[in-house]
Context: one part of a larger RNA
RNA sequence: GAAUGAACGCUGGCGGCGUGGAUUAGGCAUGCAAGUCGAGCGCGAAAGUCCCCUUCGGGGGGCGAGUAGAGCGGCGAACUGGUGAGUAACAGGUGGGUAACGUGCCCUGAAGUGGGGAAUAACCCGGGGAAACCCGGGCUAAUACCGCAUGCGGCCGGCCGGACCAUGGUCCAGCCGGUCAAAGGCUUCGGUCGCUUCAGGAUCGGCCCGCCCCCGAUUAGGCUUGUUGGUGAGGUAACGGCUCACCAAGGCGACGAUCGGUAGCUGGCCUGAGAGGGUGGUCAGCCACACUGGGACUGAGAUACGGCCCAGACUCCUACGGGGGGCAGCAGUCUAGAGGCUUCGGCAAUGGGGGAAACCCUGACCGAGCGACGCCGCGUGCGGGAUUGAAGGCCUUCGGGUCGUAAACCGCUGUCAGGAGGGAAGAAUGCCCCGGUGGUGAACCGGGGAGAGACGGUACCUCCAGAGGAAGCGCCGGCUAACUCCGUGCCAGCAGCCGCGGUAAUACGGAGGGCGCGAGCGUUGUCC
Numbered sequence: 001g002a003a004u005g006a007a008c009g010c011u012g013g014c015g016g017c018g019u020g021g022a023u024u025a026g027g028c029a030u031g032c033a034a035g036u037c038g039a040g041c042g043c044g045a046a047a048g049u050c051c052c053c054u055u056c057g058g059g060g061g062g063c064g065a066g067u068a069g070a071g072c073g074g075c076g077a078a079c080u081g082g083u084g085a086g087u088a089a090c091a092g093g094u095g096g097g098u099a100a101c102g103u104g105c106c107c108u109g110a111a112g113u114g115g116g117g118a119a120u121a122a123c124c125c126g127g128g129g130a131a132a133c134c135c136g137g138g139c140u141a142a143u144a145c146c147g148c149a150u151g152c153g154g155c156c157g158g159c160c161g162g163a164c165c166a167u168g169g170u171c172c173a174g175c176c177g178g179u180c181a182a183a184g185g186c187u188u189c190g191g192u193c194g195c196u197u198c199a200g201g202a203u204c205g206g207c208c209c210g211c212c213c214c215c216g217a218u219u220a221g222g223c224u225u226g227u228u229g230g231u232g233a234g235g236u237a238a239c240g241g242c243u244c245a246c247c248a249a250g251g252c253g254a255c256g257a258u259c260g261g262u263a264g265c266u267g268g269c270c271u272g273a274g275a276g277g278g279u280g281g282u283c284a285g286c287c288a289c290a291c292u293g294g295g296a297c298u299g300a301g302a303u304a305c306g307g308c309c310c311a312g313a314c315u316c317c318u319a320c321g322g323g324g325g326g327c328a329g330c331a332g333u334c335u336a337g338a339g340g341c342u343u344c345g346g347c348a349a350u351g352g353g354g355g356a357a358a359c360c361c362u363g364a365c366c367g368a369g370c371g372a373c374g375c376c377g378c379g380u381g382c383g384g385g386a387u388u389g390a391a392g393g394c395c396u397u398c399g400g401g402u403c404g405u406a407a408a409c410c411g412c413u414g415u416c417a418g419g420a421g422g423g424a425a426g427a428a429u430g431c432c433c434c435g436g437u438g439g440u441g442a443a444c445c446g447g448g449g450a451g452a453g454a455c456g457g458u459a460c461c462u463c464c465a466g467a468g469g470a471a472g473c474g475c476c477g478g479c480u481a482a483c484u485c486c487g488u489g490c491c492a493g494c495a496g497c498c499g500c501g502g503u504a505a506u507a508c509g510g511a512g513g514g515c516g517c518g519a520g521c522g523u524u525g526u527c528c
Stems, first nucleotide, its partner, number of pairs: 001528001003526002006524005013378006019371002026334003030331003035075003040072002043069001048063006082289003092212007101205002106201008114148001116146002123138006153180007161172005184193003214261003222252003227249008264286004268279004291312005314325004342368001344367003350364001351362004381412004392403004416469001418464005426455001431449007472517005477498003483512005493500002
């Protein structure tokens, strides 16, 4: 000098764009952050209101409404969002391999969707419990569950052949045997959304390998027993010592094993002419974690942040028998700290989940708020003005010098802030109607229509008024740009280094003046 997720001191007008819990992966009150589908299925209120009956207590019916609601079922909840604890590792980066693999939804193609059965929640009845909830009996539906049929095909076994690659497999074809499917909903009856099996694709992933990837040898006659390899078996979507039985005695290591320390990795970012050094915050990719430790279930996918089980610590409720909880989601709170924000608005846009759709959900996201935390832009005025260079301050050799065209004064302008009026783009999809291409399709295109903006009456534009509301901070001995006076007297103090101060201190404190930067200026920390 440059940089910073900064902090501190003094100061502080406006805007745009960014950015903001780095310590305690410490504890958390409260609200919200993942639902949706009635076009899969069965059930089904109430308030209120109208009418009728009444022994005046009440009873019944219609609407409310097949609404609310919970339940069964499907899809989603494995995405998104957070954090960096752990991890020195095939975690990450990069390049390959998988003839050793998986892939819901989506796309293409082929074939099918026949006929039955038994349950169960909701509901009703009974019981237990303070609660969380639980138990028993009975009824019921399905795109929930289970047999049977069919088998284009898939899988398994046997026989036979071809092509290709080369650990023995891949692909194609034939015959025989065995085995394996399905679900319906809506409909204007045209269809459409689904369902089942198979093949291919796309996407996303699993696994394996080469290379790269911090410090310590005061960690080395070192490390290792599922350890290294084999055979067999189990297991997995899949290879594998992944697991197990048996057998062998191997495997790694100064090209640094093992141990210890530190650390998420990368694209990038900072610095530098570069080489290099430092760094990994925001954004993006990957990984890991979700109170701590362990475990599996469901599922296409998890060993699952807002799922389950067990143990533990903590915390809350309790009728003491027993239960509930997990902000490293968005806000917010306490603690520790030099230090880091609103318990805001909206789904209008983008994106995601569900749905045929309307639509619903979405603290992702889009916005607004707070903080000079950073970068950038703008303003705090412009021109004139001494022939008395006013007053005042400071200095003075007492002549004067300087602040200084600075002010006053005259003329002008109107940015920003203030007031008034106008006022966006971001919106096109989707939906309804009509038409065209097209297979009366899907899809696309054209025309018309209703509706739709959180930001926001914001940006922007015009007008009004008026210099009016808007300047500080550091430094002035040398390095280093900027000097005098007073006070102090090795005191009080300064200081980045050299060093200043003991009676004339340009170095301390104040003042005047000057230099530098400017809504900032200095200081401190850190890196180059």